[in-house]
Context: one part of a larger RNA
RNA sequence: CGUAUGGGGAAUGCCUUGGCUCUCAGAGGCGAUGAAGGACGUGAUAAGCUGCGAAAAGCUACGGGGAUCGGCACAUACGAUUUGAUCCGUAGAUAUCCGAAUAGGGAAACCUUCUAUGUUGAAGACAUAGAACCUUUUUUAAGGAGUUAACCCGGGGAACUGAAACAUCUAAGUACCCGGAGGAAAAGAAAACAAUUGUGAUUCCGUUAGUAGUGGCGAGCGAACGCGGAAUAGCCCAAACCUAUGUUGUUUUGGCAAUAUAGGGGUUGUAGGACCACGUUAUUUGAUGCUUAAUGAAUUAGAAUCUUCUGGAAAGUUGAACCAUAGAGGGUGACAGUCCCGUAAAAGUAAGUUUAAGUUAUUGAUAGUGGUAUCCUGAGUAGUGCGGGGCACGUGAAACCUUGCAUGAAUCUACCGGGACCAUCCGGUAAGGCUAAAUACUCCUGAGAGACCGAUAGUGAACUAGUACCGUGAGGGAAAGGUGAAAAGAACCCUGAAUAAGGGAGUGAAAUAGAUCCUGAAACCAUUCGCUU
Numbered sequence: 001c002g003u004a005u006g007g008g009g010a011a012u013g014c015c016u017u018g019g020c021u022c023u024c025a026g027a028g029g030c031g032a033u034g035a036a037g038g039a040c041g042u043g044a045u046a047a048g049c050u051g052c053g054a055a056a057a058g059c060u061a062c063g064g065g066g067a068u069c070g071g072c073a074c075a076u077a078c079g080a081u082u083u084g085a086u087c088c089g090u091a092g093a094u095a096u097c098c099g100a101a102u103a104g105g106g107a108a109a110c111c112u113u114c115u116a117u118g119u120u121g122a123a124g125a126c127a128u129a130g131a132a133c134c135u136u137u138u139u140u141a142a143g144g145a146g147u148u149a150a151c152c153c154g155g156g157g158a159a160c161u162g163a164a165a166c167a168u169c170u171a172a173g174u175a176c177c178c179g180g181a182g183g184a185a186a187a188g189a190a191a192a193c194a195a196u197u198g199u200g201a202u203u204c205c206g207u208u209a210g211u212a213g214u215g216g217c218g219a220g221c222g223a224a225c226g227c228g229g230a231a232u233a234g235c236c237c238a239a240a241c242c243u244a245u246g247u248u249g250u251u252u253u254g255g256c257a258a259u260a261u262a263g264g265g266g267u268u269g270u271a272g273g274a275c276c277a278c279g280u281u282a283u284u285u286g287a288u289g290c291u292u293a294a295u296g297a298a299u300u301a302g303a304a305u306c307u308u309c310u311g312g313a314a315a316g317u318u319g320a321a322c323c324a325u326a327g328a329g330g331g332u333g334a335c336a337g338u339c340c341c342g343u344a345a346a347a348g349u350a351a352g353u354u355u356a357a358g359u360u361a362u363u364g365a366u367a368g369u370g371g372u373a374u375c376c377u378g379a380g381u382a383g384u385g386c387g388g389g390g391c392a393c394g395u396g397a398a399a400c401c402u403u404g405c406a407u408g409a410a411u412c413u414a415c416c417g418g419g420a421c422c423a424u425c426c427g428g429u430a431a432g433g434c435u436a437a438a439u440a441c442u443c444c445u446g447a448g449a450g451a452c453c454g455a456u457a458g459u460g461a462a463c464u465a466g467u468a469c470c471g472u473g474a475g476g477g478a479a480a481g482g483u484g485a486a487a488a489g490a491a492c493c494c495u496g497a498a499u500a501a502g503g504g505a506g507u508g509a510a511a512u513a514g515a516u517c518c519u520g521a522a523a524c525c526a527u528u529c530g531c532u533u
Base pairs, nucleotide, nucleotide: 001530002529004527005526006525007524013518014482015481018453019452020450021449022448023447024446025445026444027442028441029147030146037098038097039096040053041052042051044076045075048072049071059092060091061090062089063088064087068080069079070078103112104111105110113131114130115129116128117127118126119125133144134143135142136141151182152180153179154178155177156176162169166216192199193198203230204229205228206227207226213221214220234434235433236432237378241264242263243262244261245260246259247258248257249256250255269412271377272376273375274374275371276370277369278368284365285364286363287362288361289359290358291357292356293355294354295352299347300346305320306319309316321338322337323327329341330340331339383407384406385405386404387403388402389401390400393419414429415428416427417426418425469476470475489517492504493503494502495501
């Protein structure tokens, strides 16, 4: 060096209980009736996980189900169960202590007090119930507090970075902090756009378009009109005027005036309303209730095959059959439509839920015509000045929106806008409010999918994983899957100090499948034989 056989080691192959990414549907909260999250207990034996709470791997009722059962967990003992257990569903009971934690305190899971009642004659102790704060004219009551993955709105608000340096700018109103809400939120029924034609609340998508613009005109930032779609829904107050009640003032005591509250009335831009005259319950429609139907937990039932050969084993092979609204999938000793669980198509149901239809039930909402003298139509508002912010728009020719300070109108012959400003023209009616759908998200539940992973991968976690371990702490954070079809997990014998280890024997298809257990590569080690120096 080669060869052969082993040891060692764990790669590789195969597998999957677990992950990853989505789709559809549901749900979108829980909590002083004590949550989320924990501590400590709880089993015949019980360290961990799971369940449960001194009624403690459980108690009660009803429904389902029909033979085993006492969780993971395979052992022994002792029990339960056809007088129906275990198990599944629904509704209850119990639910220690901490925790918003709420009688007071506190170094969480502990200590201590007061009131009422009871045990006693009293002290002490024990048992049961109660005793925090904030808001609210329902005050012997009701509500709030805390927590929670993302989505949403509001209040604050960086820097690294880019500009090849850097200061305006960018990153970015991002990260992060705080407050608040809902299943969505926000926005929303034109003081809007448009442009001489017109559109007609809001939201979202595609396009317009990387266009017009903006910009140390650098880096960059970046619309709208219009068009095409998704989805569509519109309404209510304030005021004028009328009435009632209370209070105040006045007095010619018939009253009048002011003010407050309540009711009616009324809600818009070709202006509308009050007011006056006429007309009127016509039309449309909401909510609640009732009836019927549907839906709805556990669940029920569910077609059809035998043989030959090989083999340890048949689902493979051979031959001949059958079912199919079921040839999805999984399991079974190798690959099964007809062996098992299922699957298709059906059936059934409590609480409840929503939908549809009906309703001589109850209770609301909703109109018009003409006239125009007078009255009303949101004020520290619109606007203006100074300083900011938002708008794609960096002060620019800078409109528009917003507002810290200072000022400060008009009232329909009115006011605002149409990107400085003026005129004409056009569009609208601010300074009050509500509003479904189309849209965003997924801690969670059910069903399903994958030219996603297959144990150094896929979640950090396929296993007692946020565990062990590390750190004062914030925090960091693993490794670890596979005997076999079935434990049939090796009786008995021998060697041995041996309950170590091994050799026989036995099981098995296989034990070089023997529990450090499927396959078992390489490094490295030993031995056999051969060759070479």